A computed fold for a 74-nucleotide RNA from a Nanobdellia archaeon, annotated as transfer RNA. Its Rfam family is "tRNA". Rfam classes the family as a transfer RNA. Taxonomically the source falls in Nanobdellia (Archaea, Nanobdellati, Nanobdellota).
[in-house]
């Protein structure tokens, strides 16, 4: 230096392919059950989707540019 796959809630991640309400499990709050804790039931908060710019009525999703991290070539 170049190829390719990755960035979405605190943690793991789905969804991107073919643009239209961002969901899930663990965690975390609050109520229920206990003497009390764990389990369990119930509800509820939490991500404008790495950055930035560009198409568009609309961008997590096309597109271009960088940044971080894998992995593969040299």
């Nucleotide at each position: 230096g170049g190829g390719c796959c990755g960035g979405u809630a605190g943690c793991u991640u789905a969804g991107u392919c073919c643009g239209g309400u961002a969901g899930a499990g663990c965690g975390c709050c609050u109520c229920c059950c206990u003497c009390g804790c764990a389990c369990g039931g119930a509800g509820g908060a939490g991500a404008u989707c790495c950055u930035g710019a560009g198409u568009u009525c609309g961008a997590a999703u096309c597109u271009c540019a960088g940044c971080c991290g894998g992995u593969c070539c040299a």
Model confidence (mean pLDDT): 84 of 100.